Overview
Model confidence (mean pLDDT): 85 of 100. This is a predicted structure of a 556-nucleotide part of an RNA (large-subunit ribosomal RNA, domain I) from Paenibacillus tarimensis. The RNAcentral record of the full RNA draws on ENA.
Context: one part of a larger RNA
RNA sequence: AGCGCACGGAGGAUGCCUAGGCACCAGGAGCCGAAGAAGGACGCGGCGAACAGCGAAAUGCCUCGGGGAGCCGUAAGCAGGCUUUGAUCCGGGGAUGUCCGAAUGGGGAAACCCGGCUGUCGUAAUGGACAGUCACCUGUCACUGAAUUCAUAGGUGAUAUGGAGGCAUACCAGGGGAACUGAAACAUCUAAGUACCCUGAGGAAGAGAAAACAACAGUGAUUCCGUCAGUAGCGGCGAGCGAACGCGGAUUAGCCCAAACCAGGGGGCUUGCCCCCUGGGGUUGUGGGACGUCUCACAUGGAGUUACAAAGGUGUUCGUUAGACGAAGCGGUCUGGAAAGGCCCGCCAUAGCAGGUAACAGCCCUGUAGUCGAAAGCGAGCACCCUCCGAGACGGAUCCCGAGUACUGCGGGACACGAGAAACCCCGUAGGAAUCCGGCAGGACCAUCUGCCAAGGCUAAAUACUCCCUGGUGACCGAUAGUGAAGCAGUACCGUGAGGGAAAGGUGAAAAGCACCGCGGGAGCGGAGUGAAAAAGAACCUGAAACCGUGCGCUU
Numbered sequence: 001a002g003c004g005c006a007c008g009g010a011g012g013a014u015g016c017c018u019a020g021g022c023a024c025c026a027g028g029a030g031c032c033g034a035a036g037a038a039g040g041a042c043g044c045g046g047c048g049a050a051c052a053g054c055g056a057a058a059u060g061c062c063u064c065g066g067g068g069a070g071c072c073g074u075a076a077g078c079a080g081g082c083u084u085u086g087a088u089c090c091g092g093g094g095a096u097g098u099c100c101g102a103a104u105g106g107g108g109a110a111a112c113c114c115g116g117c118u119g120u121c122g123u124a125a126u127g128g129a130c131a132g133u134c135a136c137c138u139g140u141c142a143c144u145g146a147a148u149u150c151a152u153a154g155g156u157g158a159u160a161u162g163g164a165g166g167c168a169u170a171c172c173a174g175g176g177g178a179a180c181u182g183a184a185a186c187a188u189c190u191a192a193g194u195a196c197c198c199u200g201a202g203g204a205a206g207a208g209a210a211a212a213c214a215a216c217a218g219u220g221a222u223u224c225c226g227u228c229a230g231u232a233g234c235g236g237c238g239a240g241c242g243a244a245c246g247c248g249g250a251u252u253a254g255c256c257c258a259a260a261c262c263a264g265g266g267g268g269c270u271u272g273c274c275c276c277c278u279g280g281g282g283u284u285g286u287g288g289g290a291c292g293u294c295u296c297a298c299a300u301g302g303a304g305u306u307a308c309a310a311a312g313g314u315g316u317u318c319g320u321u322a323g324a325c326g327a328a329g330c331g332g333u334c335u336g337g338a339a340a341g342g343c344c345c346g347c348c349a350u351a352g353c354a355g356g357u358a359a360c361a362g363c364c365c366u367g368u369a370g371u372c373g374a375a376a377g378c379g380a381g382c383a384c385c386c387u388c389c390g391a392g393a394c395g396g397a398u399c400c401c402g403a404g405u406a407c408u409g410c411g412g413g414a415c416a417c418g419a420g421a422a423a424c425c426c427c428g429u430a431g432g433a434a435u436c437c438g439g440c441a442g443g444a445c446c447a448u449c450u451g452c453c454a455a456g457g458c459u460a461a462a463u464a465c466u467c468c469c470u471g472g473u474g475a476c477c478g479a480u481a482g483u484g485a486a487g488c489a490g491u492a493c494c495g496u497g498a499g500g501g502a503a504a505g506g507u508g509a510a511a512a513g514c515a516c517c518g519c520g521g522g523a524g525c526g527g528a529g530u531g532a533a534a535a536a537g538a539a540c541c542u543g544a545a546a547c548c549g550u551g552c553g554c555u556u
Stems, first nucleotide, its partner, number of pairs: 001555009015541001016506002020477002022474007029466002031166002039100003042055003046078002050074002052059001061094006070082003105114003115134007136163002138160007171202001172200005182189001186236001212219002223250005233241002254458003257402001261280009285436001287401004291395006301389004312385010323372003329345001331344004346363002348352001354366003407431007417443001438453005493500002513540001516527004
């Protein structure tokens, strides 16, 4: 030195565990903010820091409920207190709420500096303190008011539960908008109107009550799902892209203006017309309405807060924001440190889900099934109060029926459709109609036929998503896994910065966490004691391997 055996050290794999995650389901909720948000800074405790809670009224204040014996958070300890005159704790409502932050009196290198006005306090006085108020934009109203006579712009003030900012890295609409890639290269094409940027909104958004489809038969707003169908088509007819009708379902809901005409008010000037405002009227495609004539009706009727007008009140029921009651073995015996285990004997069950308790508990605890419960707040339903409401016929002369619109040329976009025979839809540009004897569409275009009424607006549900709350589920993970994060993690640490970003769980049933003695400077060790166990002693469950030793044997 090698090999072997034994015993150790070191190390932290493995097993077991779960306090944390992951993915879903059901219900709820889906916004907060100048009444100052989200997010922070700094403070507040008798006793250092941190986290959590709170805000100079600071570990808390008031009130209404719940609850019923302990309490003064994590967190032990010392000191001192509170509490059956009901504390701590839980829930509803309220008060307080420093400074920064949209930050808004002015400034500023966020959490700081410096002010004006009004009122109060204070000082001999100045300095000072406290409360309130003072940004900008927009709308409305009032007062003023230039060039310029009226006027207008502008200015000043009042007023608004008007705006501003945040976010849920989701869902939605709009405005912009790639490339890699594929086409086995590449340019049209594809990827893709995707990623990304911006704007805006809601709990959903968008769409939506036929100038629609269809096809000689019919349907009857929109949205979503299934099918039609990888069909018809589009396509360097390459790669690829890819409908609709119809049918079956989910859900269902329809309305209001503009105009003609009438009334009232106002304005203009060319004095008999025009314009504006308000109210009535009216809303349609078997064309409708105005207009004229006529009939019935004005309530024992209908409707209503999500559109169709709009604001509430009261009562009641249900739900929700705390909770309450809740069956049956302190059974015997054995093992054991410990019984919930074995054996024996009982009991409950609308409750044998689950968790805990010294090993595996229906009957020990918390619970579970079931039943009950709210002073106050919130949500929903119903009822009442309340609020709102005319319909039809005939006539066919006149008037109205959404204009720089429809449409056309040219250039684009979007439609599954790449300019194509290219309709339909949208934009730019140049032209530019008609009013019912009218107009649009039915995939160039024309005729016939059929369907429909554009150029104004509103509209619930079925649909999409999940930061969040409650309950539940898992052939999901189990500490190199599962979130980056099971422990004070977006921390430590790195980076000028944008940004990047960890490691780290387990004594024991209970601290019973080793009094006391010995050795040692200490660390530590040996006794003693606790404990079932200390080879569970905090570097603490189990404790693999690499690696390092000690003793013995064999070999060289």